[in-house]
Molecule: transfer RNA
Organism: Candidatus Altimarinota bacterium
RNA sequence: CGGGGAGUAGCUCAGUUGGUAGAGUACGCGGCUGGGGGUCGUGUGGUCGCAGGUUCAAGUCCUGUCUUCCCGA
Numbered sequence: 001c002g003g004g005g006a007g008u009a010g011c012u013c014a015g016u017u018g019g020u021a022g023a024g025u026a027c028g029c030g031g032c033u034g035g036g037g038g039u040c041g042u043g044u045g046g047u048c049g050c051a052g053g054u055u056c057a058a059g060u061c062c063u064g065u066c067u068u069c070c071c072g073a
Stems, first nucleotide, its partner, number of pairs: 001072007010025004019056001027043006049065005
């Protein structure tokens, strides 16, 4: 320098043909238990790496860019 993968909740990751973002875990509260642990219920938590563009509508499509990994030179 060229090609490709990854970036979404504190953490690990889903997200279909573009239709208004979820699970597990963690954390808060409550139930069961004499208490702890465990288990069950419920709740909080997101500018979808960043900046633009297309669209009625973008995590998803397009362009640029940053971080990281792999391959090639």